[in-house]
This record gives sequence, C1' cells and structure tokens, in this order.
RNA sequence: UGGAGUGGACGCAUGAUCGCCGCUUUACAGCGGAGGAAAGUCCGGACUCCACAGGGCAAGGUGGUUCGCAACACGAACUGGGGGCAACCCUAAGGAAAGUGCCACAGAAAACAUACCGCCUGCCGCCUGCAUUGCAGGUAACAGGUAAGGUUGAAAAGGCGGGGUAAGAGCCCACCGCUUUCAUGGUGACAUGGAAGGCACGGCAAACCCCACCUGGAGCAAGACCAAAUAGGAAAGCGUUUAAGGGCUGCCCGUCCAAAGCUUUCGGGUAGGUUGCUAGAGGUGCCGGGCAACCGGCAUCCCAGAUAAAUGAUCAUGGCCCCGUUUUUUGGGGUACAGGAUCCGGCUUAUAAUCCACUCCAGAAU
Repeated sequence: UGGAGUGGACGCAUGAUCGCCGCUUUACAGCGGAGGAAAGUCCGGACUCCACAGGGCAAGGUGGUUCGCAACACGAACUGGGGGCAACCCUAAGGAAAGUGCCACAGAAAACAUACCGCCUGCCGCCUGCAUUGCAGGUAACAGGUAAGGUUGAAAAGGCGGGGUAAGAGCCCACCGCUUUCAUGGUGACAUGGAAGGCACGGCAAACCCCACCUGGAGCAAGACCAAAUAGGAAAGCGUUUAAGGGCUGCCCGUCCAAAGCUUUCGGGUAGGUUGCUAGAGGUGCCGGGCAACCGGCAUCCCAGAUAAAUGAUCAUGGCCCCGUUUUUUGGGGUACAGGAUCCGGCUUAUAAUCCACUCCAGAAU
C1' cells in the first nucleotide's frame, strides 16, 4: 500500500414560535416526556388468578462437556466434526450390535448379499500353425472358481501399497481406519500412547422408536376496589280489590298465608373511575474475583406512564455526506430503520452516513 477477519461506537445539534401528555404548585410558573432495536411475539422468567395428597401413563420440549444465570431453545470457555493459506467461521453434535420401517431412478447387488461385462481353470467341438494323432495359439457352448478391473448410484460390503495366486480374495504383511482392552493426562467432553483381534458393525433417528433430563393451565383484556343505569333477585314496611291460588275442611261463610302495585334497604354489576403502574434480577463510575460469560463491594443517579392512546409542526443557524461551480466562497440535494402499552433477560430481523480498536494474508521499502 492492497485485500480480508472479528468486535464496538454514533444514531444529527442548538434556539425561537404555536401545540399535546404527566408531576409539583393556591396561582404565576417550573420540571420531565420513546429505542438500539420500543419491532417480530420466537424462547425464558417475575407478577396475578385458577387447579393441585402421592405416584404413574399420555402429550410436548431439550440433546457434546463444564461453567454462568432467577430461568431458558440464551451466553462463556473448551472438546469432536467440517470450511479457509491464515486471522477466523459453521455445527440439531445421545443411541443404527432393543425392535419396526425406508433407501426413488439406475444398477448384478441398497443388506439373510450378489454376478451383467470381465478375469481364470476344466471339458468337448471348431479354426490356424508345427507336424502326425500329439504340442502350441485362438475361440463358441457347457461346468466351475473369482470379485482385481469396468458399468450404476447420493451411498456398494474396510482403504491403499506389496506379497501371494490359475485368476483372485485380510488369504498374508506394512501403514491408515475399525473393534476390544490397558496406561497416562484432563473436573469433564476427550486426547495421546501401548497391547490384542483380520474386520464383525452400509446410510437415514429435523422416520417411528429407545435413553437421559425438563414441563399444571390461563394471562395486565391477569387480578383487586369504587360504582350512575337496566333486567332479574332477597328482606322489611305500606297496601286497593276480593277476580284467581293454598291451608283450616267434603262444601259455604269466615279467617290465615299469599297477591298486582308503591317505598326503603341489601345485593348485583354495565358505562365510567381508581388500582395493578413503573425504584427495577435498574443505570453510571470506581475497586476486587474470574481466561470469559458473570459475580461481589462502595459511591452516585431517578430516567415516559398515555388509554383510542401525548412525545408534534413550522422557521432559523450550524454539523455530516453527495453533486455542480471553483480554490474558497456560493448554489442545489440528502441526513436511515423505526416508534412505548405490566415489567425484565435473551434470540431473530430492519438500519443512511461516519468513526474506532484488535487481528490475519500478500507485496514493497528501511
């Protein structure tokens, strides 16, 4: 200098005018008023109500190890696997010798192995040569051996090299892989090394399933309180008419209960209001512990609380970037994504312009 990797910051500023929401105040007035993602609502919790002896089944979720956290499907560090020259990045990463199932097409064969072409042997026939009833070479059919090579596929029954063989084959050997086992190191996942075994165990579990661990349901429109109105309800009192009902009684009279209606109270809960509601697993700074996530201590700060939903609009000046003019002024344009609704921790996604730190690779110069 060029090209990369990782992490982070910022998220226009000030003033004026007109407005909106909240708090304080008798009033004047004063103070405060969105975010890094407030978003998606994908996980986890706090809080609230309901349910709940205990255990199991079912259903759902998680899935390398250790640690962190209130908790997690989150984070940190590490291990295994994969990619990159590297910095670094990706990883849903338990079990396929419990069982079931699937592996399209192609291919001999997709898992009780098998044989299309091929390679090799035997036999017999034919052809050719030598030459005389044998030898050599070639070849069709048949009978066998084989899986080296070819062919298919996403995947082919350990790989690769040598020996061996009629041709071949873990048939034998070295290396690699695998299985069993031992030792050492590590909290652990695991790593390294030794010994034995000739190889048994194809892949798929984001197929069923098995194993281990976790999980009660609904959600601030939760829940609590106050309470106009309407309907229905309860109690007490007043009470017109005896038309209907019941008891005393089979009938009539009588009497009692009761009865439309009115008043009051209780209760009820709609509109509406209050609360939950914003001081919290809180922010900032310093110190300490830890590789880190994170934890502890001290100091300091108070930082939206609306409810159909406020946080806005206009103007001026100045930043920053781009374009033209031009050499230092002037003109034009741009300044993102987006926006609370109980709160908090994560994840994911969106984001203009600019800036910073660390690291790697290549080239050049000293």
Predicted 3D model of a 366-nucleotide RNA (Bacterial RNase P class A) from Candidatus Desulfobia pelagia. The model forms 94% of the base pairs in the Rfam consensus. It matches the Rfam family "Bacterial RNase P class A". Gene Ontology terms of the family: dimeric ribonuclease P complex, ribonuclease P activity and tRNA processing. Rfam classes the family as a ribozyme. The sequence was found by an Rfam model in a public genome assembly.